[in-house]
Molecule: SAM riboswitch aptamer (S box leader)
Organism: Cyclobacteriaceae bacterium
RNA sequence: GAUUUAUAAAGAAGGGUGGAGAGACAGGCUCUUUGAAACCCUAGCAACCUGGUGGCAAGUGCCAAGGUGCUAAUUCCUGAUUCCGGGCAACCGGAAGAAUAUAAAUU
Numbered sequence: 001g002a003u004u005u006a007u008a009a010a011g012a013a014g015g016g017u018g019g020a021g022a023g024a025c026a027g028g029c030u031c032u033u034u035g036a037a038a039c040c041c042u043a044g045c046a047a048c049c050u051g052g053u054g055g056c057a058a059g060u061g062c063c064a065a066g067g068u069g070c071u072a073a074u075u076c077c078u079g080a081u082u083c084c085g086g087g088c089a090a091c092c093g094g095a096a097g098a099a100u101a102u103a104a105a106u107u
Base pairs, nucleotide, nucleotide: 001107002106003105004104005103006102007101008100013042014041015040016039017038021031022030023029025079026078027077028076043071044070045069048067049066050064051063052062053061054060075099081096082095083094084093085092086091
């Protein structure tokens, strides 16, 4: 990198270095010199893997926090395509889906 499965309306920030960008992509909108990205330290959230424990069992309950992940805005909003409802139409609303992110497994 690819594939599969699961999850994505909840949750959790301070400091140091740094010095102009960031929010995947496109459009929008937003954040940012009252300090962006990145790196480091500390703190925290969550509970996928993991460990412990209960249970006849169940993609099961509870506890912990070693491996990841995460700590502006619903994945910030919309986005191929299909279906449903409304509308003469442009288009609007809803569902699925696509895309993206993370975990785990396989390759």